[in-house]
Context: one part of a larger RNA
Order: sequence, then structure tokens, then C1' cells
RNA sequence: GGAUGAACGCUGGCGGCAUGCUUAACACAUGCAAGUCGAACGAGCAUUAGCAAUAAUGUGUAGUGGCGGACGGGUGCGUAACGCGUAAGAACCUACCUAUCGGAGGGGGAUAACAUCGGGAAACUGUUGCUAAUACCCUAUAAAGCUGAGGAGUGAAAGGUUAAUAACCACCGAUAGAGGGGCUUGCGUCUCUAGCUAGUUGGGGGGGUAACGGCCUCCCAAGGCCACGAUCAGUAGCUGGUCUGAGAGGAUGAUCAGCCACACUGGGACUGAGACACGGCCCAGACUCCUACGGGAGGCAGCAGUGAGGAAUUUUUCGCAAUGGGCGCAAGCCUGACGAAGCAAUGCCGCGUGCAGGAAGAAGGCCUGUGGGUCGUAAACUGCUUUUCUCAGGGAAGAAGUUCUGACGGUACCUGAGGAAUAAGCACCGGCUAACUCUGUGCCAGCAGCCGCGGUAAUACAGAGGGUGCAAGCGUUAUCC
Repeated sequence: GGAUGAACGCUGGCGGCAUGCUUAACACAUGCAAGUCGAACGAGCAUUAGCAAUAAUGUGUAGUGGCGGACGGGUGCGUAACGCGUAAGAACCUACCUAUCGGAGGGGGAUAACAUCGGGAAACUGUUGCUAAUACCCUAUAAAGCUGAGGAGUGAAAGGUUAAUAACCACCGAUAGAGGGGCUUGCGUCUCUAGCUAGUUGGGGGGGUAACGGCCUCCCAAGGCCACGAUCAGUAGCUGGUCUGAGAGGAUGAUCAGCCACACUGGGACUGAGACACGGCCCAGACUCCUACGGGAGGCAGCAGUGAGGAAUUUUUCGCAAUGGGCGCAAGCCUGACGAAGCAAUGCCGCGUGCAGGAAGAAGGCCUGUGGGUCGUAAACUGCUUUUCUCAGGGAAGAAGUUCUGACGGUACCUGAGGAAUAAGCACCGGCUAACUCUGUGCCAGCAGCCGCGGUAAUACAGAGGGUGCAAGCGUUAUCC
């Protein structure tokens, strides 16, 4: 000198764009953050028609069923590791989507809802009975698929909307693609420590997995790693990048993007194409809450917000109008993702706080050699302008989809009126380093980044006048180059 997710002191007019718990992965009141489909299914309710059975229409909650809750959002605890980065590889999986080939025949038994009788303070739950399906099961079929050396064996499906056999949406098997994921390896990835290792290293049999593999197990052998840094310990998410630097390098890893890990702490599996699952389940633990004391409920490292910690970090706002996501044939519903607004000079950028004239120069302050000098064209005063400000009028684009649909927002922007009106501070002035005098103080009070100032003439302390530098900021502190 540059830089910062900064903080502190003094000060503070506006706009645009960014950024905003770096500390306690501390504890959390309250609300919201993941639902959707009635064109899979039965029941309910209402209306209409009907004597009734029943039919039609509408409605919308719970339930069965499907898809989605593995994405999106948060955090950086752990991790020195194939975790990440990069470059390769073979023994794998893949819902939805796309393309192609082929199929969708026949039957069956349940069960929730509901009703009934109970238990319980509650959470919830038991008995009996009824019922549907794109739920479940059996059977047929099997080009291709799977197993197998071969003979052979095995192995599937579901309907819905509609007046309809039209059409559309679904369903099953197989192959390929796209995108996604699991696994292996070479190289790279902080500091300290010299020996480390028994499933340890390899092989055979078996198991297990989507898949290779000591991944697991039995047996056999005695191996395997290491100064080219093993092992132990400390610290740490990694990268694209960011800051600095002429570069080499050094430091760093907020925001944005990719990967990884985690979801009160520890462990476990279930379901599923995918999880060992943040707003799912089970067990244990700590903590908080409810309780009729028998037993139950909870998990903000989602968005706001609260307490605590801290030098320190925002609103319990608006909207699904746009972009994107889930479900749905669609209409649409949901979406604290996202789009916006609010707060903060936290940063960057831009603008303003007026412009011109005006005295051999007012008053006043300061200095003085008492003559004067300086603040100083500065002010007053005269003329002008209106960025900004206030008021009034008009008023978007963003909408894709000829109609309709805008949270932002009566915002941006445009026009008119008014009046210099609403707007300047901070640090420094001994040298480094741009800027000097007076008064007070008297090694005191104090200053200080380094050298050093102060003990009676202090340009170094304090105040004043003057000056210098930057400016809606200026200084200080911390950290990096």
C1' cells in the first nucleotide's frame, strides 16, 4: 500500500447492487417450511327423482391404494480419508423420461374405513361383524430374459375416463439410450512422532452383496506396511475459487457453484429404484414438557423469532405474479425453494450539500514588532439554478399463454409547482509524513506506530486560532499478503 462476512469511537443526506451468528453442532415458546391424486377404491353427507329398492348430481374429511416425503433448504460436528481434486478402469444398479420389440387370458381369499361391545386421564388400543380396488394371492401364456455344459427348469400384468371397440391416461416382460448412483486404481492433499500390524497379508471352501473384495466365516501358509515417512498424536471438511504479489509464491476456503459428512447423543434395521432416512420407525442415554402416577409427548445445524454466549451479525413481513420442484389427464393444490419488500454506511459504485458577482477588505476571533497581518470573496448583499427535497398529475416492462393472471407497487420512470431551500464531518500538523503559532501545564497532567516528547519560553501534553489530508464518511483495533 492492498484486503475483510469485521468490531469499536466520533459523525451521518440520497440512490443502485451486494452482504449480514466468524462465538455455544448451546437450549428453544409460537407460527409456517411436503404434499398430492375422487379419471385406482369402498363408505359417509346433501340435493333431486322414486312408495321403496335404487339412480343421478354435488360435496368434502378420514381410511385403503398410487406417486412424492432419498429432491429442494440448513450446518461444518466428524473426517488427514479414494473424503476431495484430477486422470483412468471393470465386477454393477437405476423410479420417473425417450426409442424399439412383444404382451395384458382365467380365477380366489382377505382387510381398513364403517358398525358393535369394551379398556385408558391421555397418547392410543382390543373383541365381534360387513365391504371395495390399479391392494394381495393362485393359475395360464413366455419371442426375448434368468439358472444351467446340456436335457430342462423358472418367471408377468390392472385397470380408468368416455356414448364408444374411437381416442387418451395408466399396466407387464425385454433391449437400448439419456441422466443419476455404487465400486477399484495412478498421482496430488498440514504439523509432530521410528517402528507398526492377528482378519493382520495371501490362498482354498462356503456365505453375503446390485457388484469386485477378509466384506464375513472355517481351514492353510507367514505374511503385509515403513526415513520415497508407516504408526501414534495434534489440527482441519475438500475443490472451483478469494485476497495479495510484476511473477514465482504466500495466506485463505463467508456469499455463488461441485463433492463429502451430519441432523439432540450413541446404536440398529424396516420400507423403497434409491435411505440405514433433518420435519419416518425401534432401542439406550441426557434434557424439556403433560399426567388421574398406571403411562405418555418432543428434537429449529429449514424460514422468521426467543434466551444464552459474544466486540459482533436483521423482520415472528408479502406473494406463489415470475423461475424451479412434487402430485394430478386437466382444472388445480402444495412449495419460508424462490421472487420481493423491511432492518444495518457492513461493503462497492454513483450523486448531492449550490453557482456567479461582491471591499485595498465590515463586525468578530487569533497573532502582532501596535504600524499591521490573517480567517477572507469567506460573510452580509445582488442575480441565477433546482440535481436533491416537498406537494400535485400521469404511470410501466417484467405475462410466457391473441383471453385472463403482477407480490414487488401507484414502485421505477415522465411532467408541473415551490423555495438555497432538507444535507459535513473525521483524523492529523517534531522526523518518518502533507500541514505552525499563541496560551495553559512544569519529568506533573499527559502523548507515543518507531525514534522519542514533558523538570518555566513544549511547532511532540491540553485548549484556541490557523493549516494539511480524506470525505458521508474518517480514525482506531484485529487478521492476511

Record summary
The part of an RNA shown here (small-subunit ribosomal RNA, 5' domain) has 481 nucleotides and comes from a metagenome. The full RNA is in RNAcentral, with records from SILVA. The coordinates come from a structure-prediction model, not an experiment, and the mean pLDDT is 86.